[in-house]
Context: one part of a larger RNA
Molecule: small-subunit ribosomal RNA, 3' major domain
Organism: metagenome
RNA sequence: UAACGGGGGCCCGCACAAGCGGUGGAGCAUGUGGCUCAAUUCGAGGCAACGCGAAGAACCUUACCUGGGUUUGACAUGUAUCGGACAGCCUGUGAAAGCAGGUCUUCCUUAUGGGACUGAUACACAGGUGCUGCAUGGCUGUCGUCAGCUCGUGCCGUGAGGUGUUCGGUUAAGUCCGGCAACGAGCGCAACCCGUGUGAUUAGUUGCUACCAGGUGAAGCUGGGCACUCUAGUCAGACUGCCCGUGUCAAGCGGGAGGAAGGCGCGGAUGACGUCAAGUCCGUAUGGCCCUUAUGUCCAGGGCUGCACACGUGCUACAAUGGCUGGUACAAUGGGCAGCAAUACCGUGAGGUGGAGCCAAUCCCCAAAACCAGCCCCAGUUCGGAUUGGAGUCUGCAAUUCGACUCCAUGAAGUCGGAAUCGCUAGUAAAGGGGUAUCAGCAACGGCCCCUUGAAUACGUUCCCGGGCCUUGUACA
Numbered sequence: 001u002a003a004c005g006g007g008g009g010c011c012c013g014c015a016c017a018a019g020c021g022g023u024g025g026a027g028c029a030u031g032u033g034g035c036u037c038a039a040u041u042c043g044a045g046g047c048a049a050c051g052c053g054a055a056g057a058a059c060c061u062u063a064c065c066u067g068g069g070u071u072u073g074a075c076a077u078g079u080a081u082c083g084g085a086c087a088g089c090c091u092g093u094g095a096a097a098g099c100a101g102g103u104c105u106u107c108c109u110u111a112u113g114g115g116a117c118u119g120a121u122a123c124a125c126a127g128g129u130g131c132u133g134c135a136u137g138g139c140u141g142u143c144g145u146c147a148g149c150u151c152g153u154g155c156c157g158u159g160a161g162g163u164g165u166u167c168g169g170u171u172a173a174g175u176c177c178g179g180c181a182a183c184g185a186g187c188g189c190a191a192c193c194c195g196u197g198u199g200a201u202u203a204g205u206u207g208c209u210a211c212c213a214g215g216u217g218a219a220g221c222u223g224g225g226c227a228c229u230c231u232a233g234u235c236a237g238a239c240u241g242c243c244c245g246u247g248u249c250a251a252g253c254g255g256g257a258g259g260a261a262g263g264c265g266c267g268g269a270u271g272a273c274g275u276c277a278a279g280u281c282c283g284u285a286u287g288g289c290c291c292u293u294a295u296g297u298c299c300a301g302g303g304c305u306g307c308a309c310a311c312g313u314g315c316u317a318c319a320a321u322g323g324c325u326g327g328u329a330c331a332a333u334g335g336g337c338a339g340c341a342a343u344a345c346c347g348u349g350a351g352g353u354g355g356a357g358c359c360a361a362u363c364c365c366c367a368a369a370a371c372c373a374g375c376c377c378c379a380g381u382u383c384g385g386a387u388u389g390g391a392g393u394c395u396g397c398a399a400u401u402c403g404a405c406u407c408c409a410u411g412a413a414g415u416c417g418g419a420a421u422c423g424c425u426a427g428u429a430a431a432g433g434g435g436u437a438u439c440a441g442c443a444a445c446g447g448c449c450c451c452u453u454g455a456a457u458a459c460g461u462u463c464c465c466g467g468g469c470c471u472u473g474u475a476c477a
Stems, first nucleotide, its partner, number of pairs: 001477001003474003007471007015461002019424005026316008034307002042053002064302007073125001077124008088103006107114002127291002130289003136285001138280003141276001143274001148187006154163003167178003193268004198236007207226002211224004239262001242256005318417001322376006334365003339358002344353003383414001388409007430453007
């Protein structure tokens, strides 16, 4: 100087407490371990691996296995020699890849040849998701959006180093104030950026409709109109600015006024010096090592989807704040041309026929819980929907291994879950639906967003966990 302490002091954080809802029990989905297998490709491993890489495993993907092929190669550049256009079409064989054969077929030209393309042979080389993340770059996680980490000069110390950065207040903050052998400065904090909440102004089409007129079964449907809503550009607004109290006449803190908003308004983006030889050589790049008729490459089929079991993350439930039937209302985000698809018709339905309109503030995709009325009457039920049988729809070359969805039948476990454990402080939790990337389709109950309904609780900091500052002990470095 650091680290550590079941040492001390001060202070934070959904850390505890106070609350609300879960997980742990059931069924299913998904990831992992294990087991199995010809293969069940590889990586990720406390927090910080396990709905993770994967924002889409039937083929492809695909890296794995079995079998069939191939060797200058599926891909790049170059050299030499020889040949030919290449491509397309046809035949045989084959599971395909491929192999064998047939047919057809260029440009310029000085008629020697040349250029592009292509095949064979030979050679340089290609290729490798092979190994090493403990050789690396880059990127990422984590402590942690924690308030810290340092430097110059000066001063102190033989030196390591200290001081500054400690102290008294204060703050979300090394934030600010005061004091001080320190005085300044940098990276962080904050602000500058984006969204949201109020208003003004500019602009009114594809948006809007108060007023005037037309018109309908109804409707901004139509002509005026741009007030309002909205859209999207500019500007204003919040600064402890004002008042009272308190405080060191400080920084600030408590209360109040005005205000859409008040003391960081709320949310996001933003992650200091460093730590974990943390993660990634399978995103890409890259040193070294290894393979080179194979560890490269092409193809068919299989596997990654196996199943005694164990764990993680979720979904659906166990019901009456509910289930079922009928009626009826209200969104926002986003997406749409190999696309979104209305009205209509067919089908119990998935869906089909058909195709108006729309390259979209114009057309389409487009709500559910809620609310109203009725039935159910506490039961393994009109709860719950697993599983299985049958019949279908759609996508796709192809749904057997191994897709999703629909209808009929079937109707399992489950009556609120042991020890233990997780999330959340407000438009949050909880509940309800909707959109979208990937994508032919989809194993999505996942991810990322959007709106609708909308709580409870926080006395407090003794304790658990993590962290910051000061101080103390140490036989540790």